[in-house]
Molecule: transfer RNA
Organism: Chelativorans sp. Marseille-P2723
RNA sequence: GCUGCCGUAGCUCAGUGGUAGAGCACUCCCUUGGUAAGGGAGAGGUCGUCAGUUCAAUCCUGACCGGCAGCA
Repeated sequence: GCUGCCGUAGCUCAGUGGUAGAGCACUCCCUUGGUAAGGGAGAGGUCGUCAGUUCAAUCCUGACCGGCAGCA
C1' cells in the first nucleotide's frame, strides 16, 4: 500500500429498518450470629465520527477514525 472483518453499558456480547437488551461488575434492600451463596429493586448508553437514503437508521450506502487478520 491492497483486501476482508469488527466498533452497542465499566467488561464480554445480543439486537440487521419502527426509538436498545442479557450475563458479569456497581449501588440499595431481604435472607445469615457473621461471610460466601441466593432473592428483590435500581443506576449506568449522543449504538466510533460526519454526511446520504427513508415517514422513520444501532441496522442500508459513502467517506473518515480506531482495532484485528491476510496478502504484498